[in-house]
Formats: sequence, C1' cells, structure tokens
RNA sequence: CGGACAAGGACAGACGAUCGCCGGUUCGCCGUCGCUUCGGCGGCGGCUUACGGGAGGAAAGUCCGGGCUCCGCAGGGCAGGAUGGUUCCUAACGGGAACCGGGGGUGACCCCAGGGAUAGUGCCACAGAAAGCAGACCGCCUGCCCCCGCUUCGGCGAGAGCAGGUAAGGGUGAAAGGGUGAGGUAAGAGCUCACCAGGCUUGGCGGUGACGUCGAGUGCUUGGUAAACCCCAUCCGGAGCAAGGCCGAAUAGGGGAGCGUUUGAGGACGGCCCGUCCGAAGCUCCCGGGUUGGCUGCUUGAGACCGUCGGCAACGACGGCCCUAGAGGAAUGAUCGUCGCUUCGCAACGGGUAACCGAGGUGGAGUACAGAACCCGGCUUAUGGCCUUGUCCGGCCA
Repeated sequence: CGGACAAGGACAGACGAUCGCCGGUUCGCCGUCGCUUCGGCGGCGGCUUACGGGAGGAAAGUCCGGGCUCCGCAGGGCAGGAUGGUUCCUAACGGGAACCGGGGGUGACCCCAGGGAUAGUGCCACAGAAAGCAGACCGCCUGCCCCCGCUUCGGCGAGAGCAGGUAAGGGUGAAAGGGUGAGGUAAGAGCUCACCAGGCUUGGCGGUGACGUCGAGUGCUUGGUAAACCCCAUCCGGAGCAAGGCCGAAUAGGGGAGCGUUUGAGGACGGCCCGUCCGAAGCUCCCGGGUUGGCUGCUUGAGACCGUCGGCAACGACGGCCCUAGAGGAAUGAUCGUCGCUUCGCAACGGGUAACCGAGGUGGAGUACAGAACCCGGCUUAUGGCCUUGUCCGGCCA
C1' cells in the first nucleotide's frame, strides 16, 4: 500500500427566515355546572400569554415469547403441534452466551434443522451382474468332452462347449461387503496370522457436562437417507386493545323452528372422550329491526442513562440520576438560503532516506430504507454510507 476477518457505537444532519400542526404546564379572561360559612372553592369547555416536549434501527413482516384483559376453576387422556449436543442467562422463547462434536477456509474466522438407521416401512435416477440379503459382465481354478501343435510317449501348450468352485484382479457408479502384508488354497476368501481402522465390552486420568485422552480384551467387520414416514425425550388451556370497563341513546317486549322443564335441554369458546361444576327453566338456530355516539383502557416501564462490584461472556447485584410522543381518519410539515458529511477528479504547498502520505483552494455527483397506534424481549426482511478497536494474508521500501 492492497485484499480480507471480527467486535462495538451513532443514525443522514445543523442553523436562519416565512407560514402551519399535536399534547403538557403556567399567567389572565369568558361561559357553564356543583358546593358554600356568600369571602370563595372545585370540575368542564373556549380564547390568549409564557415555558418545555413531539417517530425508528428497523416503527416494517405479524414469525415466536410474554405483560395485561376476558372466558367460574382449567383435572386426566387421545389426537395435533413445536423443539432436539452440553452448561449457563432470561419473565419467557423456536432467543442469547460460552463450550463440545462435525464441516469449510492458507489464515484471521465462518457454517450446522447436532437424539435414534440393531423397532418397523419407504426411497437411492442412469450405468452396472448386482444398490438390501444379495450377486457374476470380463476374469481365475477344477472336471468332462471335441479338436490342433509338440513330444524323450510320461505328458506339455492353445482354442470351443458343458458342469462345478470363487469374489483376490478388472469394469460400471456418488456409493459394490474393512485396509496393507504374509501364509494357505485347485484357484480364492478374516480361511489363519501380524499391524492399522471401525464396532462392542471395559479400566485409568481430565472436565459441572457434552466429550477428550491413554490402555486392555474381542475376527464382531453388509451401505446411505429421518428439513422421508416413524421411534425416543421435553414442552403446549383458549381468545385477543376491533381484549375489556363506564355513560348515553334508539328500536319491533318483532316473526318462525327444534329440544327441554328433575327421565336435565343447554353451557363452561382449538378437536374428541372421561371427569367436575353451573343450570330448579329455559336453551339453541334462522329471518328481520335499532345503536354504529362519547369517555376510558393510553403510557412510570421485566424503563433509559451513568458508576462500582461479580462473571471468559450473555448477564446479574448495588448505588446515583432522569421522565423522554399518545394521535383518534389519525399530529412533528412546506418553501427558501447558508453550511455539514460521503465520494470522484484537478491542485499551490508541506512531510518522509524511501516506499508513499497529507493538503489550502476548486469542479462534479450523492445524502438511503422508510412513519408509532396497548406495551415489551427476540427473529426475519429493506437500506445510505460513517467512526473506533483488534486481527489475518499478500506486495513494496528501509
């Protein structure tokens, strides 16, 4: 100097001018209601004055988990669904941290839907003899028989056919029945042996653990795939702020059907069964009508920021300090000007031994993705580039 890897932070801005919004507090005034000891007090509404506040890292998706609200309590089982290495964090999670195992990269580092294939079923195209219980295409060996050549007449060699043995060699394929070597065999084969690898059984050491490492025995030695069905382990009431609560107002106390009144209809809102409870007379369904108003829930939180301690870390404890949108068809905007930031050049001039670096000024381009709606913790997706710190690889100069 170039290329790469990881962690953290902030949030595309600032100022001015003109006009325009939402909410809070305050000074003053007006209206109205209630109380009154008649001085006044309080509530609500309106206008004005002054002072503060007013979108995000994802507010998006609605994919997970909760807080909160309602269903009288939410018991057992089946079906269904989710998760899947270990330990820890958390309110919880399918999230996070560290580690283990496997894989990728020269490396810094990155990725994993990571229990079980000896419970069972399914699938593995094409090629190949054969891809789940086996199998013989080319081969190798033996016997029979035909035939040719040689012959020291014992036999040797070649070819075709049939029968048997074999899986060591070759071929096909992503993958073909452990590997290397020796013995043995008619030829071969863990058939036997030595070493190695895997499996199973077992012991020592280290670790909270997943696991790692060092031994011993054993011829046990035929795949892969479960983000295929399945098996195993763990977990799972439901619905949702359009939840729910209060006030006001209006209507048609409308019409029909079924079941039931102690021989119990119906209900307890994911499906089914059992159980339990409510229900002492109504319940369910269909058609039709009315109200679509106002207030609340609604922002003080598993809260932000700072410091100390503990922990490898995620995070926790303690202390200090702060209040940071609450709209209600939906507010923070529009215009103009000056700067800022990023980037691409030109560049007076400056630094350095060098490789190289900086740069007044000046010209061009860019300034993204995108707007809360009960709240919070995650995940995923979109996007402008910036700053800080650490590390790896390669090149050049001294």

The prediction has a mean pLDDT of 76. Predicted 3D model of a 398-nucleotide RNA (Bacterial RNase P class A) from a Desulfuromonadales bacterium. Rfam family: Bacterial RNase P class A. The family's RNA type in Rfam is ribozyme. Gene Ontology terms of the family: dimeric ribonuclease P complex, tRNA processing and ribonuclease P activity. Taxonomically the source falls in Desulfuromonadales (Bacteria, Pseudomonadati, Thermodesulfobacteriota, Desulfuromonadia).